């Protein structure tokens, strides 16, 4: 360096769900909790999704559509710790 993650050790993140906050809203960040997770570390580049906005319609359903929002939806990119081969 590449490739697995059946064993072990040190650890590590933290879903729902509640409490402050901040956001129009989706959803962020702090706190408690722990369903999971070998990149559930970090990056919106692709493609989804979601929300806020639009069109049309009596209403929906449908349609368009982020400068927003998910990196724990998938796929690239990129860094990285134990163990094995």
């Nucleotide at each position: 360096g590449u490739c697995u993650g059946c064993u072990a050790a040190g650890g590590g993140c933290a879903a729902a769900c509640c409490c402050a906050u901040c956001g129009u809203a989706a959803g962020g960040u702090g706190g408690g909790g722990a369903c999971g997770c070998a990149a559930a570390g970090c990056u919106u580049c692709c493609g989804g999704u979601c929300u806020u906005g639009g069109g049309a319609c009596a209403a929906c359903a449908u349609c368009c559509u982020a400068u927003g929002a998910c990196a724990g939806c998938g796929g690239g990119g990129u860094u990285a710790c134990c163990a094995g081969a």

Predicted 3D model of an 85-nucleotide RNA (c-di-GMP-I riboswitch aptamer) from a Gammaproteobacteria bacterium. The prediction has a mean pLDDT of 84. Its Rfam family is "c-di-GMP-I riboswitch aptamer". Rfam describes the family as follows. GEMM was predicted in a large-scale screen for bacterial structured RNA regulatory elements.